[in-house]
Molecule: Bacterial RNase P class A
Organism: Rubrivivax sp.
């Protein structure tokens, strides 16, 4: 110095005007919209995107229905041991494989309950036999009155030995195939759900109506002729809560444990919309990419490497939507710590 390996950080800064949107104080209890409910207007203060706000995978909080127990069925997890509100996630350890090495990856329970599964080779691939040689009991055939004895490209049962193929051959593997065992798991989801509440249209219950009601622009005739007025409820539009100040909250400090993580103490209040806000502009100043000039260095050159001024340009992946832990996935650049391999030089 070079490659690398683990963890952890930033995500331009800083003024100026002009906009947007929350809370909070003040205030005429004023105006506008709306039938209501409920919303909108002023003026000071002050808050206003992330490390993934993403994907919506996984686990909660919350909320509504259901719900004696217990067991089948489906769904999910799997060494061991521990953190957590929960987790399929985190930590620590073991084993297995990967990588000289820092270190990295695992769907790592069970093939003495049961099925099933294996390309190409090979005789024969999950059922047990079967290829080749040998011995061997029997049957079949011969020889013999019979005991008995004999024979083999037959048969048939056991037994013994071998080669060859293939990851694997009466022995093994695969549970990331079904299966067992343990253990967890009711369904929906903030468009959950709560309250307020027009219109029209049904429903109930009162009155009024063919002794003609109601309608026809306010009466009276005339037309018309079967409903008409009222009240309650339910449920939709809509609006309000839920929902953004109190939380598995955030920052420092100290205690405990290898650690994930706890536990104490002190300080803080920090986004909250629904046609959906968190922006535009301009200077300065940083960084990065390209380009010119100068200077200093190395070098025989050709060229490299820094510094200085300068003109251009870029500034990543991305936009909260009920809220929380995670997981995967996107990400210009660059910065800090720890540790491995090599090379050199003391």
């Nucleotide at each position: 110095g070079a490659a690398g390996c683990a963890g952890g950080c930033c995500a331009g800064a800083c003024c100026g005007c002009c906009g947007c949107u929350g809370g909070u104080g003040c205030g005429a209890g004023c105006g506008g919209g709306g039938a209501a409910a409920c919303c909108c207007g002023g003026c000071a203060c002050u808050g206003g995107a992330g490390g993934a706000a993403g994907g919506u995978c996984c686990g909660g909080a919350c909320u509504g229905c259901a719900c004696a127990g217990a067991g089948c069925a489906c769904c999910g997890u799997a060494g061991c041991a521990g953190c957590u509100a929960a987790c399929g996630g985190c930590u620590g350890u073991c084993c297995a494989c990967c990588g000289c090495g820092a270190g990295g990856u695992g769907a790592g329970g069970a093939u003495c309950a049961g099925a099933g599964c294996a390309a190409c080779a090979g005789a024969g691939a999950c059922g047990a036999g079967u290829c080749a040689g040998g011995g061997u009991u029997g049957g079949c055939c011969c020889c013999g009155c019979a005991a008995g004895g004999g024979u083999g490209u037959c048969c048939u049962g056991c037994c013994c030995u071998g080669g060859g193929u293939g990851a694997a051959a009466c022995g093994g593997g695969c549970a990331a195939u079904c299966u067992c065992u343990a253990c967890g798991g009711g369904c929906a989801g903030c468009a959950a759900c709560a309250c307020c509440a027009a219109a029209u249209a049904g429903g109930c219950c009162g009155g009024c109506a063919u002794c003609g009601a109601u309608g026809u622009g306010g009466c009276u005739c005339g037309c018309g002729g079967a409903g008409c007025c009222g009240g309650c409820g339910g449920g939709u539009a809509g609006g309000u809560g839920g929902c953004a100040c109190c939380g598995a909250g955030c920052c420092g400090g100290g205690a405990g444990g290898c650690g994930a993580c706890u536990c104490c103490c002190g300080g803080c209040c920090c986004a909250g919309a629904u046609g959906a806000a968190u922006g535009g502009c301009g200077g300065u100043c940083a960084c990065g990419g390209c380009g010119c000039g100068g200077c200093u260095u190395c070098g025989c050159a050709a060229g490299g490497a820094g510094c200085c001024g300068u003109g251009c340009u870029g500034c990543a992946c991305a936009g909260a939507a009920u809220c929380c832990g995670g997981c995967c996935u996107a990400u210009c650049g660059g910065c800090c710590u720890g540790c491995u391999u090599c090379a050199c030089a003391c």